[in-house]
Molecule: transfer RNA
Organism: Vicugna pacos
RNA sequence: GGAGAUAUAGCUCAGUAGCAGAGUGUGUACUUAGCAUGCACGAGGUCCUGGGUUCAAACCCCAGUACCUCCA
Numbered sequence: 001g002g003a004g005a006u007a008u009a010g011c012u013c014a015g016u017a018g019c020a021g022a023g024u025g026u027g028u029a030c031u032u033a034g035c036a037u038g039c040a041c042g043a044g045g046u047c048c049u050g051g052g053u054u055c056a057a058a059c060c061c062c063a064g065u066a067c068c069u070c071c072a
Base pairs, nucleotide, nucleotide: 001071002070003069004068006066007065010024011023012022013021018055026042027041028040030038048064049063050062051061052060
């Protein structure tokens, strides 16, 4: 220098244009003599950034940023 993949909750990751989710962690309460386990309820999101297409974009297109892989 060229090509490709990835970016979504604290962490690991799903997500078929129209409701943003799971596991885990965390908070509260129950359970216990107490802890662990279990169970119930909750909080937590600029879906990497900017622009475009569309009635409508996490999703499609373009550019950029970060990180990873390959080629040179």